[in-house]
């Protein structure tokens, strides 16, 4: 210093061709138990790493820049 991959909710991940953003676990309220675990219902949370650009419309497209990682010198 060069080249790749990743960045999305408390944590884990999806989100294929642009079109109001999802599962799993956890978390809060109910039910259900004498009580808890499980299990069942309902709910809260994320503007998508940062900045910019393209487009009626951007997590998806283009560029810059940061963090993590990988391989190379």
């Nucleotide at each position: 210093c060069g080249g790749g991959g990743u960045g999305u909710a408390g944590c884990g991940c999806a989100g294929u061709u642009g079109g109001u953003a999802g599962c799993g676990c956890g978390c809060g309220c109910g039910g259900u138990u004498c009580g808890g675990g499980a299990c069942c219902g309902c709910g809260a949370g994320g503007c998508c790493g940062u900045g910019g650009g393209u487009u009626c419309a951007a997590g998806u497209c283009c560029c810059g820049c940061c963090a993590c990682u990988c391989c190379g010198a």
Source information: A computed fold for a 73-nucleotide RNA from a Bacillota bacterium, annotated as transfer RNA. The coordinates come from a structure-prediction model, not an experiment, and the mean pLDDT is 81. Rfam family: tRNA. By type it is a transfer RNA. Gene Ontology term of the family: triplet codon-amino acid adaptor activity. From the family's description: Transfer RNA (tRNA) molecules are approximately 80 nucleotides in length.